A computed fold for an 83-nucleotide RNA from a Candidatus Atribacteria bacterium, annotated as c-di-GMP-I-GGC riboswitch aptamer. Taxonomically the source falls in Atribacteria (Bacteria, Pseudomonadati, Atribacterota).
This record gives sequence, C1' cells and structure tokens, in this order.
RNA sequence: GUUGAUAAAGGCAAACUAUCCGAAAGGGUAGGACGCAAAGCCAUGGAUCUAAAGCUCUAGCCAGGAUUGCCAUGUUGCCGACU
Repeated sequence: GUUGAUAAAGGCAAACUAUCCGAAAGGGUAGGACGCAAAGCCAUGGAUCUAAAGCUCUAGCCAGGAUUGCCAUGUUGCCGACU
C1' cells in the first nucleotide's frame, strides 16, 4: 500500500421481552443474539419513516422530528492475509 478467505484477542448487538420517554416515527435502560471488519465517530447530501404545530378542508401539503443496523461523503482505528 492492497485486501477481509481462514484464525485468535477483544468489540458491537437485530427480532423479541420488561420498563421509561415521545403526538407519531422512534429513542433510553436491562435482558437477549439475527447479524456486523468499521454495526467506531459525524445528520453534510440522497433515501425512507413520521406529521402534535401550521396551511388546506377531510384528502393532502408541510415547519419540524426520526433512522448512520439504508446509501454516499468526511474522519479515526483492532487483528489477519498478500505485496
């Protein structure tokens, strides 16, 4: 520098359950492991979800909110393999 086939040390933790917060999407904590080589960090862009307020007037739009375990960008990094 390239890379994630195998292995080891260690890490994270989906669904679901309990409880709390929220109008909702969703989130915190505990249990739990489907998976993850950035499933570390950052909401900048896209995408998706939501819509208490507002507009409209019953169907929607939308300020705003949510998701990084949807993708990209930025940034940091363990171990192994190859060069």
It was read from a public genome assembly, where an Rfam model found it. The prediction has a mean pLDDT of 77.